[in-house]
This is a predicted structure of a 1470-nucleotide RNA (small-subunit ribosomal RNA) from an uncultured bacterium. RNAcentral holds the sequence, with entries from ENA, Greengenes and SILVA.

RNA sequence: UGGCUCAGGAUGAACGCUAGCUACAGGCUUAACACAUGCAAGUCGAGGGGCAGCACAGUGUAGCAAUACACGGGUGGCGACCGGCGCACGGGUGCGUAACGCGUAUCCAAUCUACCCGUCACUCAGGGAUAGCCUUUCGAAAGAAAGAUUAAUACCUGAUGGCAUGCCCAUGCCGCAUGGCGUGUGCAUUAAAGGAUUCCGGUGACGGAUGAGGAUGCGACCGAUUAGGUAGUAGGCGGGGCAACGGCCCACCUAGCCGACGAUCGGUAGGGGUUCUGAGAGGAAGGUCCCCCACAUUGGAACUGAGACACGGUCCAAACUCCUACGGGAGGCAGCAGUGAGGAAUAUUGGUCAAUGGGCGCGAGCCUGAACCAGCCAAGUAGCGUGCAGGACGACGGCCCUAUGGGUUGUAAACUGCUUUAGCCGGGGAAUAAAGUGAGCCACGUGUGGCUUAUUGCAUGUACCCGGAGAAUAAGCAUCGGCUAAUUCCGUGCCAGCAGCCGCGGUAAUACGGAAGAUGCGAGCGUUAUCCGGAUUUAUUGGGUUUAAAGGGAGCGUAGGCGGGAUGGUAAGUCAGCGGUCAAAUGUCCGUGCCCAACGCGGUCAUGCCGUUGAUACUGCCGUUCUUGAAUACACACAAGGGAGAUGGAAUUCGUUGUGUAGCGGUGAAAUGCUUAGAUAUGACGAAGAACUCCGAUUGCGAAGGCAGUCUCCUGGGGUGGCAUUGACGCUGAGGCUCGAAAGUGCGGGAAUCAAACAGGAUUAGAUACCCUGGUAGUCCGCACCGUAAACGAUGAGUGCUGGUCAUUGGCGACAGACAGUCAGUGACUGAGGGAAACCAUUAAGCACUCCACCUGGGGAGUACGCCGGCAACGGUGAAACUCAAAGGAAUUGACGGGGGCCCGCACAAGCGGAGGAACAUGUGGUUUAAUUCGAUGAUACGCGAGGAACCUUACCCGGGUUUGAAAUGUGCAUGACGGUGUUUGGAGACAGACGCUUCCUUCGGGCAUGCAUGUAGGUGCUGCAUGGUUGUCGUCAGCUCGUGCCGUGAGGUGUCGGCUUAAGUGCCAUAACGAGCGCAACCCUUGCUGUCAGUUGCCAUCAGUUUAUGCUGGGCACUCUGUCAGGACUGCCAUCGCAAGAUGUGAGGAAGGUGGGGAUGACGUCAAAUCAGCACGGCCCUUACGUCCGGGGCUACACACGUGUUACAAUGGGGGGCACAGCGCGCUGGUGCAUGGCGACAUGCAUCGAAUCGUGAAAUCCCCUCUCAGUUCGGACUGGAGUCUGCAACCCGACUCCACGAAGCUGGAUUCGCUAGUAAUCGCGCAUCAGCCAUGGCGCGGUGAAUACGUUCCCGGGCCUUGUACACACCGCCCGUCAAGCCAUGAAAGCCGGGGGUGCCUGAAGUCCGUCACCGCAAGGAUCGGCCUAGGGCAAAACUGGUAAUUGGGGCUAAGUCGUAACAAGGUA
Repeated sequence: UGGCUCAGGAUGAACGCUAGCUACAGGCUUAACACAUGCAAGUCGAGGGGCAGCACAGUGUAGCAAUACACGGGUGGCGACCGGCGCACGGGUGCGUAACGCGUAUCCAAUCUACCCGUCACUCAGGGAUAGCCUUUCGAAAGAAAGAUUAAUACCUGAUGGCAUGCCCAUGCCGCAUGGCGUGUGCAUUAAAGGAUUCCGGUGACGGAUGAGGAUGCGACCGAUUAGGUAGUAGGCGGGGCAACGGCCCACCUAGCCGACGAUCGGUAGGGGUUCUGAGAGGAAGGUCCCCCACAUUGGAACUGAGACACGGUCCAAACUCCUACGGGAGGCAGCAGUGAGGAAUAUUGGUCAAUGGGCGCGAGCCUGAACCAGCCAAGUAGCGUGCAGGACGACGGCCCUAUGGGUUGUAAACUGCUUUAGCCGGGGAAUAAAGUGAGCCACGUGUGGCUUAUUGCAUGUACCCGGAGAAUAAGCAUCGGCUAAUUCCGUGCCAGCAGCCGCGGUAAUACGGAAGAUGCGAGCGUUAUCCGGAUUUAUUGGGUUUAAAGGGAGCGUAGGCGGGAUGGUAAGUCAGCGGUCAAAUGUCCGUGCCCAACGCGGUCAUGCCGUUGAUACUGCCGUUCUUGAAUACACACAAGGGAGAUGGAAUUCGUUGUGUAGCGGUGAAAUGCUUAGAUAUGACGAAGAACUCCGAUUGCGAAGGCAGUCUCCUGGGGUGGCAUUGACGCUGAGGCUCGAAAGUGCGGGAAUCAAACAGGAUUAGAUACCCUGGUAGUCCGCACCGUAAACGAUGAGUGCUGGUCAUUGGCGACAGACAGUCAGUGACUGAGGGAAACCAUUAAGCACUCCACCUGGGGAGUACGCCGGCAACGGUGAAACUCAAAGGAAUUGACGGGGGCCCGCACAAGCGGAGGAACAUGUGGUUUAAUUCGAUGAUACGCGAGGAACCUUACCCGGGUUUGAAAUGUGCAUGACGGUGUUUGGAGACAGACGCUUCCUUCGGGCAUGCAUGUAGGUGCUGCAUGGUUGUCGUCAGCUCGUGCCGUGAGGUGUCGGCUUAAGUGCCAUAACGAGCGCAACCCUUGCUGUCAGUUGCCAUCAGUUUAUGCUGGGCACUCUGUCAGGACUGCCAUCGCAAGAUGUGAGGAAGGUGGGGAUGACGUCAAAUCAGCACGGCCCUUACGUCCGGGGCUACACACGUGUUACAAUGGGGGGCACAGCGCGCUGGUGCAUGGCGACAUGCAUCGAAUCGUGAAAUCCCCUCUCAGUUCGGACUGGAGUCUGCAACCCGACUCCACGAAGCUGGAUUCGCUAGUAAUCGCGCAUCAGCCAUGGCGCGGUGAAUACGUUCCCGGGCCUUGUACACACCGCCCGUCAAGCCAUGAAAGCCGGGGGUGCCUGAAGUCCGUCACCGCAAGGAUCGGCCUAGGGCAAAACUGGUAAUUGGGGCUAAGUCGUAACAAGGUA
């Protein structure tokens, strides 16, 4: 930079857990799916004929009454019927509709309007029918038909009529246009209804009100992978039709009309007031309420009517359901309830017309699932409650920690006092009725108002009020790793599970599950879904495009957008005042009513549109004018600008020929190839094609691509100079057109070189590559396509402004090769400023303006499909599903590089000696085993833990015992012993017994011991990946850091870099750093020289004594030596080099010279390095055993492999003899001397030393003799025999001695180790452990005592600086593609199955309309028949869009599959 995610608010919600009350709102978002049942639209008898049912009067019968039956249109009233009004409202739903459907504004001079209001006028005279009722017929039914008869406010005829309508004439006024409004005369046409009695109606006309209809501007979805659409289409003349205008319909004429300001087509969708969110601008939504529209099973149609093309009307068609006697019929809940279905999901088959409202009626009244109420549902908002106060330095219990004191739950509880809302019980008890109606009275204007009285309440005995009892009846949900408020324990052990994102879980989980505690909210709390916010993450407000996604490859140019100075006009935009509208509700503010609040009521305000009046700065428009933008003319020079033609030399290859001979060529090395038929090489001549050396450059030109030998012709361009001409003529530029490297394509040429493909040779594990030898397209030319590149400055074009320095190209100026100036270019550096930084910086990536293009996480994918272009290759345009939580930029610190530079180290090299081959010793692996205990495993395990496994050790195995235990300790109880010792029994022993002897102390408190019980025990059991401590390694490498300052947004840097120097971050110089710390060095020990002091056990020069001999003795401390304390070495001196630090010198001096040698000493850190078995320790595990004791076995096994060593292979040697010289140690269960015995290991006896006193042959060396190159007189393994010693015990399984035997081995493959001087090599000696010893090991000591280092190219390791990086678990890194497996979505696909829409043809119901002589009717009119149109149906060919499909293509995802190694470092071929 950028995406993902969360915290907020909201909902007609759903789900989980939970649930006390009240008020107010809300409740099929899905199937406009199908519906049982009931109800939802009737009313008027004061229009009518009548009278089925009910009631009454009356009459009759039963003698009368009561009662019963019958008659009875006479009355109340009224089923059905005629008639009037209503049924077009109210109620439901959101299918369709992208439309004047909706919203807003305007218009109708182009219109209608029942009931209602106002005004004027009228209401005359006749007529014939028809339903009902009655009779008959058909039918299952629904229903229908015929006949007879009858009424009206039903219908018809006639009269009258004007202010109505139409026409003619005359005339007045008005208007944006067509035109409109009047006045007068004439002609023509059209009305009526009665009922009842204080009234209600009827007709005509005008006006009003209400409602409806029509037209227009503007506004509001997505897709261009929908670009062209349209024949009644666009307009006109004339008609028809309509309430009215209109191609609304028709005949004729014209050919228009719409569209990039998005037509047409496709998809989706009722619109608005408003709602949610947001700071706003916006975004999203349209449930409830209000307005408009559309629809009523689907489609079509009209009738009636003021109004419908009609939800509870009609006709037709279709589908479905039901009835049926099979002939035919009936129906339409998207009204209220309710049912089924669908679904995650949404209520009662309730009450009332009391109020509000509607219909009818004079009215009473009737009807009203509208409405008002109630019921169900935490489904929302608001309110209330579930108690309040006191009560412990703090109960019990729980939980956790602990320093054992305690902490927390927690004033919480108990307990004491108090209160009583809500609920429960008892009692009282509204408002909503202002109103209406009946009766009476009054007033006046005679149908209105007022008064009195009576009456009308579903909800409801509800709200509310009073009283009573009693803390009594009432708290949960989610979370507690970070974001994000709140933590501990237990369980689990990458399991079970969690999760919004990051991510938790593999034995100590604050993340899973439980518990305790805490936090948040609270009658709710969480989860899910969706919307807005956060997201400035589509950016108008308010983003970007060098490198993060993003500048078109470049130019010309259309539309469009934007545009210089002055002035006049206009007033479209703009600004202001006023007016209209913006329905109500909602929203804001103020007030007010329900106890409060939610909720309601009253008032105020509200950005839009229209009109009108004014203003004129700016923009626009219309004029006039100007010259600075732009262009033109003139002059001058400039350049690889373009096109065409001509021409030149060198090189290459080829041909001919001469010389010449055996190779050439090529590579890391080779080979293929060429060559004795003469190559390569070299000379001459000739041919061909392509490209132009030097000049040449940070150069020049061009719009870009690009352009280079020389000359000529044609042509384009920018620049400069003076300032003549035009007068804004300009800038940008979607589409469009043109140009456009290389490769590629077509046709025709040409073909020297080079060279994809291809072939061969190499390389390699392979090598379809890199390397080599060949070689075809192509490379070149002409014509025509293609149209892309990292087409890059990864930077669009134009204009203006804003600091400098240096260089350079072309002009001007100048006498000039100096030098400055100016214009236009081309570069480098730096400032302000900008930028995430890198960097850019007058050639901007700075400050501004204009226009165009483009971007919005990574992958899928520049892919698929569609369309366009292309001969093809391919190009342009360009998605989605799915998937991830990142992908990316710049810079930083590291690490790394088959990057670079500098430097060091036994790192290499130069040397010496080994290992690897043999035998043996020892350790390890492996195998074996009852067990072969465990640990250590590259360097940094393997003669390591172990500095000593026969038993013990010992941890392992087998067997046998034991359980407060082998050892330690607290408490309680008991006993006074326990125990020791001798003998003895069983047993392998542990152990268990038997017999004898012996046996407590005391200050009287107790101590001690044993037994029993109990609390602790015990564990070499696990975890070194929970730890402490200790250790190894990088590495004795020179590094690692800090404070302050400074630089950087920051990570971080600087210091610590650079130059010189050093063993060293050692020092010097330089320096935005100045200082400091841990490391280095020094200080410490030892060794080497000297001195001082001291002198026994050391020493013996001098003096004396003694011995076979010896410091053996007296004596002495000189020397050696042993110790203490000092000195000495510091590049101090000299010379050379160097600024200095320092380096160098066969320097001097010195015992020692540049750190003198050696040791101890190991920075920050790395390897989850090693060790729980040395020790300690958290957690876990075992507790008659995983503790403990004992006997035996094992750790010692043995086809094999490896490491470390020893001894050798011999003559620099072996053997024998003789002789010499050390140092560090150590020693009483010991070291030993001497003597004796034994060949010897050793044994026995005597003696000495707790040690500078005693003990301890050094060996190699040297001398002499022998062996003479052999498997030996080398070598000593193995084996046999005989012994010695230690020990309870040498069988498994000890060492040593003697005799005999005498194996392999003749110097060791690839490879590899140590060492730079008293070192390597070689020789022996000592010590620890230890009874003994498997020691050839380890640690020390001295003796003898070398060789070599030119040097840093290479191998290994390390240090510093720098560079690249896609690494950061850091190259043992990262990472790509095929294949194989599983899963997922998707493209293509022979086909198959649908869907919506359109077109053509055929058929065509109902119905309007048109026509219609015969039939019906007094008439109005009807019937019939024909025609037009059309729903539906059928046929046909196309287009579009879905689903599915054998097979197939790629894509994505998936701990440990296969093959390679492409990329990241010069990634090993950049």
It matches the Rfam family "Bacterial small subunit ribosomal RNA".